[in-house]
RNA sequence: CAGGUUGGCCGGGAGAUCGCGGCAGGGUUUCCCUGUCGAGGAAAGUCCGCACUCCAUAGAGCAAGGUGCCGGGUAACGCCCGGGGUAAGGCAACUUACCGGACAGGGCCACAGAAACAAACAGCCGUUUUGACGGUCAUGGUGAAAAGGUGGUGUAAGAGACCACCGGCGCAUGUGGUAACACGUGCGGCCAGGCAACCCCCAUCUGGAGCAAGGCCAAGCAGGGACAAGGUGCGGCUCGUACCUUUUGAGUUCCGGGUAGGCUGCACGAGAUACGUUGAGAAGCGUAUCCUAGAGAGAUGAUCUCCGGUGGACAUGUCCAAUGGACACCUCCACGCACAGAAUGCGGCUUAUAGGCUGGCCUGAAGC
RNA sequence: GGGCCACUAGCUCAGGCGGUUAGAGCGCGGUCCUGAUAAGACCGAGGUCUGUGGUUCGAGUCCACAGUGGCCCACCA
Numbered sequence: 001c002a003g004g005u006u007g008g009c010c011g012g013g014a015g016a017u018c019g020c021g022g023c024a025g026g027g028u029u030u031c032c033c034u035g036u037c038g039a040g041g042a043a044a045g046u047c048c049g050c051a052c053u054c055c056a057u058a059g060a061g062c063a064a065g066g067u068g069c070c071g072g073g074u075a076a077c078g079c080c081c082g083g084g085g086u087a088a089g090g091c092a093a094c095u096u097a098c099c100g101g102a103c104a105g106g107g108c109c110a111c112a113g114a115a116a117c118a119a120a121c122a123g124c125c126g127u128u129u130u131g132a133c134g135g136u137c138a139u140g141g142u143g144a145a146a147a148g149g150u151g152g153u154g155u156a157a158g159a160g161a162c163c164a165c166c167g168g169c170g171c172a173u174g175u176g177g178u179a180a181c182a183c184g185u186g187c188g189g190c191c192a193g194g195c196a197a198c199c200c201c202c203a204u205c206u207g208g209a210g211c212a213a214g215g216c217c218a219a220g221c222a223g224g225g226a227c228a229a230g231g232u233g234c235g236g237c238u239c240g241u242a243c244c245u246u247u248u249g250a251g252u253u254c255c256g257g258g259u260a261g262g263c264u265g266c267a268c269g270a271g272a273u274a275c276g277u278u279g280a281g282a283a284g285c286g287u288a289u290c291c292u293a294g295a296g297a298g299a300u301g302a303u304c305u306c307c308g309g310u311g312g313a314c315a316u317g318u319c320c321a322a323u324g325g326a327c328a329c330c331u332c333c334a335c336g337c338a339c340a341g342a343a344u345g346c347g348g349c350u351u352a353u354a355g356g357c358u359g360g361c362c363u364g365a366a367g368c
Numbered sequence: 369g370g371g372c373c374a375c376u377a378g379c380u381c382a383g384g385c386g387g388u389u390a391g392a393g394c395g396c397g398g399u400c401c402u403g404a405u406a407a408g409a410c411c412g413a414g415g416u417c418u419g420u421g422g423u424u425c426g427a428g429u430c431c432a433c434a435g436u437g438g439c440c441c442a443c444c445a
Stems, first nucleotide, its partner, number of pairs: 001364010012307007020038008040339001044350002047348005052210004059239004064206005069083005084099006100201002105199002107195003121140002123136005148166006167191002169188008214264004224255003227251001230244004257444003271290008308337001309335005316328005369441007378394004387425001396412005418434005
């Protein structure tokens, strides 16, 4: 330098004018003035996890649902970091997918095929009354999947039936590692499958609802109707528990009625930034500074100038492998700049995203 | 803002715990019937099962993500 790979970050900048919303102050107060603050990395999807609130202080069992290699981080997680195994791609850096259990049990494996988990269709061998019967998986054929491979012994023909070596599995054991696991040693012919994003088993987690939760105030209507060996909290069931009720009839549970108002929750927090420090990292700890949208169907916008960016056109210059192409630059025009738009808050994931900046690593070439 | 559901032919819907070539009615096209039309009879076309990825030998069906459409909710006594 070229190509690749993997992280991090930015995502138009400056100025002027006119507007919009919140807050504070002021005024001549149905409004006006001044000051100050005013979207994102995803504010999105609502897919997970929490905070917070109510239901009982959130109880027990069953059911239902989530998660699933190991260790760590965290308020928590299905997230993140580090590590392990298997398979696949790449020369490599690296990337992608999967990973509790198939010897607890049930179920499924279409078509094809003789047979789909237990079998003899062809073939081979033996017997034979020539119909068939028996033995056999070495060979063929089917299929996504069919008795581990090579060589030998053996046999009527064959076969882990037996032997040697290799591969896998199980048990025991040694070393290293916190562990997943890795590397060994010994024993056992154990070698008859797959699917758990089918049921299931094991481990582990989860009570339900959600800020339109909930609290306070105001206004207004009809306590009018339904419901009893019961109702409600308790939105799966049972228990348990609490409250209520007995015909003068509960509980706002349902029907029906009324309102379409105010305050709060609501922004000082698992907070932001910088520095230091511990750690391999995710992150933790400490110090300093800062306060940074918040509402009502919902403000955060518009115009102009300069610069930057992207696209296009004409001209010029340089280079090349030359009717063409690449690069640079002048002028003009267009875009008004990717995706997008807070609504209780936070941590993640996922999805959308023009263009640009930057760190590490790998491969190739050249030079020193 | 929050919660939930659906998506299969032009329209309305089936499709049991995954299996070979996904069906039905209406509609559409053609032929017959009729003087002509409707009705009727016979035949036919029409589907990337909303999209993408995954699990599996195999996906409309199971899992994940995305897209589109729809439904519900407040307070008072």
Predicted 3D model of RNase P RNA and transfer RNA as a complex of 445 nucleotides. Rfam match: Bacterial RNase P class A. By type it is a ribozyme.